[in-house]
């Protein structure tokens, strides 16, 4: 350095649900809680996926649009713990 997570030690993050705060919304912080995780760390470059405030259409219903969002949806990039080969 490179694969590999079978048994192991420390240990760590925390779905859903509740609370309280932000936000149009989608969603996000904190707390409470574990369903699951060996990158469930960090990054929105590529793919997807939510929302539609603004903006456009419309007589109205709606119906496109991201400059919001999602890394716990797939890929790329990064950086890194214990173990084994």
């Nucleotide at each position: 350095u490179a694969c590999u997570g079978a048994a192991a030690a420390g240990g760590g993050c925390a779905a859903a649900c509740c609370a309280a705060u932000c936000g149009a919304a989608a969603g996000a912080u904190u707390g409470g809680g574990a369903c699951g995780c060996a990158a469930a760390g960090c990054c929105a470059c590529c793919g997807g996926u939510c929302u539609a405030a603004u903006g456009g259409c419309g007589c109205a219903a709606g119906c496109c649009u991201a400059c919001g969002a999602c890394a716990g949806c797939g890929g790329a990039g990064u950086u890194g713990c214990c173990a084994g080969u």
Notes:
A computed fold for an 85-nucleotide RNA from a Gammaproteobacteria bacterium, annotated as c-di-GMP-I riboswitch aptamer. Its mean pLDDT, the model's own confidence on a scale to 100, is 91. Lineage of the source: Bacteria > Pseudomonadati > Pseudomonadota > Gammaproteobacteria.